[in-house]
RNA sequence: ACUCGAUAAUAGCACACCCGUCGUGAGGCGGGGCCGCAAAGCCAGGAGUCUCCAGGUGCCCUUUGGGCAGGAGAUCGUCCGGUUGCCGAA
Numbered sequence: 001a002c003u004c005g006a007u008a009a010u011a012g013c014a015c016a017c018c019c020g021u022c023g024u025g026a027g028g029c030g031g032g033g034c035c036g037c038a039a040a041g042c043c044a045g046g047a048g049u050c051u052c053c054a055g056g057u058g059c060c061c062u063u064u065g066g067g068c069a070g071g072a073g074a075u076c077g078u079c080c081g082g083u084u085g086c087c088g089a090a
Stems, first nucleotide, its partner, number of pairs: 004088002012037002017032006035077001041083003045080003048075006057069005
């Protein structure tokens, strides 16, 4: 230095929920709170999930019916990936 992550040490963050606030909404921000987290720091690149436009709009099959689909956004505490970082046991 890289990998790795311990009943180590110093720190850190803050789920749910409550209050306030912004947003059509998913959700964000601030305060309280502390389930947990070795990146639960940051990034929306790939995927998943969620919201709005938005109903009868388009295409296909065709049997009353069935299938497929666009744009914008949210989520990094859903996963993968990228990137930065504390400590130093095995």
c-di-GMP-I riboswitch aptamer from a Gemmatimonadaceae bacterium, 90 nucleotides, folded computationally. It matches the Rfam family "c-di-GMP-I riboswitch aptamer". Gene Ontology term of the family: cyclic-di-GMP binding.